[in-house]
Context: one part of a larger RNA
RNA sequence: UCCGACGAGUUACUGUGCGGUGCGAGCUUAAUCCCUGACGGGGAGGAGGCGUAGCGAAAGCGAGUCCUAAUAGGGCGCCUAGUACCGUAUAGUAGACCCGAAGCUGAGUGAUCUAUCCAUGGCCAGAGUGAAGCACAUCGAAAGAUGCGUGGAGGCUCGAACCCGUCAGCGUUGAAAAACUGUGGGAUGAGCUGUGGAUCGGAGCGAAAGACUAAACAAACUCAGAAAUUGCUGGUUCUCCCCGAAAUAUUUCUAGGGAUAGCCUCGGGUAAAUAUUUAGUAGGGGUAGAGUGCUGAAUGGGCUACGGGUCCUUACCAGGAUGCUGAGCCCAACCAAACUCCGAAUACUACUAAAUUUAUCCCGGGAGUAAGACCCUGGGGGCUAAGCUCCAGGGUCUAAAGGGUAUCAGCCCAGACCUUCAGCUAAGGUCCCUAAGGAUAGGCUAAGUGGUAAAGGAUGUGAACUUGCUUUGACAACCAGGAUGUUGGCUCAGAGGCAGCCAUCAUUUAAAGAGUGCGUAACAGCUCACUGGUCGAGCGAUUUCGCGCCUAAGAUGAACGGGGCUUAAGCCUAUUACCGAAGCUAAGGAUGUCUUUGUCGCAAGAUGAAGGCGUGGUAGGGGAGCAUUGUUCAGUCGGUUGAAGCUGUACCGUAAGGAGCAGUGGACACUGAACAAGGGAUUAUGUCGGA
Numbered sequence: 001u002c003c004g005a006c007g008a009g010u011u012a013c014u015g016u017g018c019g020g021u022g023c024g025a026g027c028u029u030a031a032u033c034c035c036u037g038a039c040g041g042g043g044a045g046g047a048g049g050c051g052u053a054g055c056g057a058a059a060g061c062g063a064g065u066c067c068u069a070a071u072a073g074g075g076c077g078c079c080u081a082g083u084a085c086c087g088u089a090u091a092g093u094a095g096a097c098c099c100g101a102a103g104c105u106g107a108g109u110g111a112u113c114u115a116u117c118c119a120u121g122g123c124c125a126g127a128g129u130g131a132a133g134c135a136c137a138u139c140g141a142a143a144g145a146u147g148c149g150u151g152g153a154g155g156c157u158c159g160a161a162c163c164c165g166u167c168a169g170c171g172u173u174g175a176a177a178a179a180c181u182g183u184g185g186g187a188u189g190a191g192c193u194g195u196g197g198a199u200c201g202g203a204g205c206g207a208a209a210g211a212c213u214a215a216a217c218a219a220a221c222u223c224a225g226a227a228a229u230u231g232c233u234g235g236u237u238c239u240c241c242c243c244g245a246a247a248u249a250u251u252u253c254u255a256g257g258g259a260u261a262g263c264c265u266c267g268g269g270u271a272a273a274u275a276u277u278u279a280g281u282a283g284g285g286g287u288a289g290a291g292u293g294c295u296g297a298a299u300g301g302g303c304u305a306c307g308g309g310u311c312c313u314u315a316c317c318a319g320g321a322u323g324c325u326g327a328g329c330c331c332a333a334c335c336a337a338a339c340u341c342c343g344a345a346u347a348c349u350a351c352u353a354a355a356u357u358u359a360u361c362c363c364g365g366g367a368g369u370a371a372g373a374c375c376c377u378g379g380g381g382g383c384u385a386a387g388c389u390c391c392a393g394g395g396u397c398u399a400a401a402g403g404g405u406a407u408c409a410g411c412c413c414a415g416a417c418c419u420u421c422a423g424c425u426a427a428g429g430u431c432c433c434u435a436a437g438g439a440u441a442g443g444c445u446a447a448g449u450g451g452u453a454a455a456g457g458a459u460g461u462g463a464a465c466u467u468g469c470u471u472u473g474a475c476a477a478c479c480a481g482g483a484u485g486u487u488g489g490c491u492c493a494g495a496g497g498c499a500g501c502c503a504u505c506a507u508u509u510a511a512a513g514a515g516u517g518c519g520u521a522a523c524a525g526c527u528c529a530c531u532g533g534u535c536g537a538g539c540g541a542u543u544u545c546g547c548g549c550c551u552a553a554g555a556u557g558a559a560c561g562g563g564g565c566u567u568a569a570g571c572c573u574a575u576u577a578c579c580g581a582a583g584c585u586a587a588g589g590a591u592g593u594c595u596u597u598g599u600c601g602c603a604a605g606a607u608g609a610a611g612g613c614g615u616g617g618u619a620g621g622g623g624a625g626c627a628u629u630g631u632u633c634a635g636u637c638g639g640u641u642g643a644a645g646c647u648g649u650a651c652c653g654u655a656a657g658g659a660g661c662a663g664u665g666g667a668c669a670c671u672g673a674a675c676a677a678g679g680g681a682u683u684a685u686g687u688c689g690g691a
Stems, first nucleotide, its partner, number of pairs: 001691006011094013026050003032044004054061002064076004097235002100232001104225006115199009124189001126158003129154001133150002136147004162186003167182003201217001203213002238625006248261005262369002264366006274359001275356009289342001290340002295336002299332005307325002309322004372397010402413003417589004422585003428579003431563003437576001439575006450565001456550002460547005466541004477534005483507003488502003513528001517526002590615011626680001628677009638668001645664005651658002
């Protein structure tokens, strides 16, 4: 991992709702006892329970009563339906759908491991160093000192046994649940070790690491309380039909859990201009927009002060001036979520009318949900960042399959009851892959733009407008001229058109600046403006729009899905045909519900026909069935002339499922009605067995 078997809403009691049965102002027995054919039987038993009257704290009164001095009044009641049992749904109490903690408590078992201690034993090759003391010698008055011997101390030194475990390698499903190899530390001591003994679970022991207490210790192990508890994770078994959510509000020691409401479902009730939609009428508003009258912000200008500054005048008082500043006023242009002289569309409310026809509302049983996601629109937060976050309105997904978008929950189209080798369309498409136009008409693009991107840049190209020059010859090109006063003045070493400053005239002319650029130390030289000639028809400038260009660098090769495409198979405009879905239509069938109607029936209802509207679906509610095991009753021209089971099989049913036949097998089955459940397994790191 696979196969098989087992494996999870049960049972009791007490409530509540619904369905059923009996009796009914009543209903009902419990314990216990008796009878019996011994069983799911019959009888006795009224003790008790619920109901039939309520109100008040109570005395108490009573269809009323309480409040009160008293109610005109108000609260709760009266004008009746219950009760016993069965079934079902759900709640509560119990282990309460199943499996799963870490833990808590109690009673015991452990110191053969290990920690410390007690008693009694054992062990430590060899080598080195050489303390005190002592003897002798020398010195000294002495105390003593020095030397040389002797001596043999030490948690002394080196180093085996022994004990330990520093570093490295190796081992890491190991040879080993801690080893091996090399290296290393201690090795007469707080040493190592044998045997026997002592101390233990909130306790021991600890040269202290929360270490150790039998491979496990921030509280050992065994059994019990015990099915501890778990708002957490996982699992929860046959079929079909009808409806179908939520991810919100309030609150919560609450935030991944609950309670109440909202939204779903089922049953019952109400039938009213209840609800929804559309149209009209009547409303209030202060949003979008707009505006700047108010509040505030803010730019420029003008005017102005017994405002400021500065200057002038002045003995003082005062006066005057202003290329400065300036509250305020005026003009112009502009801004605002917490500004408004204004002010929509929507939305909301009411009424009227029409349409839909119960969709609304009320009562009761059962839920689930209370992690939402993206897209569009209006906003807050953020960086007008985020596949970001928080609101509001809408959509889709969630719980929605189908077609498109190459691929792609949330985008576009469209909501799948079933069948069909029929038709029409949507979005999107029609050269090939690939169903359908190498469609029609007119333009644009040359960049493979299309088929990623900005500020910015550019004689790309097309269109439109404005404007200038031009056969009295433009623009470009070529030929020629481009002069004189003069080297203008100043400055300067120099300054001669051309470092800089000032001025920028006049003359000759077809025309020529006191000079456009290069150049020189300064001149020179080249050139331009300007003019003539050659030539002969268009040439410049600003602006707007369409499509393109550059800007454009990343790690395997990747920026149309691919091939490939250029008067397109690209882009824009218009037209027409076709393709294209589970949409719509056609034909047949199934089913829910409503309406009408036939037959049967006392009724409840059952069973047909026609028509209308439906039949995607998670959580979840409701309905109808299939199968398994057993019980009761009634059956079987069921069974050794072969039951169940097993194997095979082309039959039937909308499904769960059900027959028939053949083989095998060798003794029990099946049908109908009802009843009762240990009643259905691809998943629980499920349990057991097998492979």
Record summary
This is a predicted structure of a 691-nucleotide part of an RNA (large-subunit ribosomal RNA, domain II) from a Candidatus Omnitrophota bacterium. Lineage of the source: Bacteria > Pseudomonadati > Candidatus Omnitrophota. The RNAcentral record of the full RNA draws on ENA. Model confidence (mean pLDDT): 84 of 100. Its Rfam family is "Bacterial large subunit ribosomal RNA". Rfam links the family to the GO terms ribosome and structural constituent of ribosome.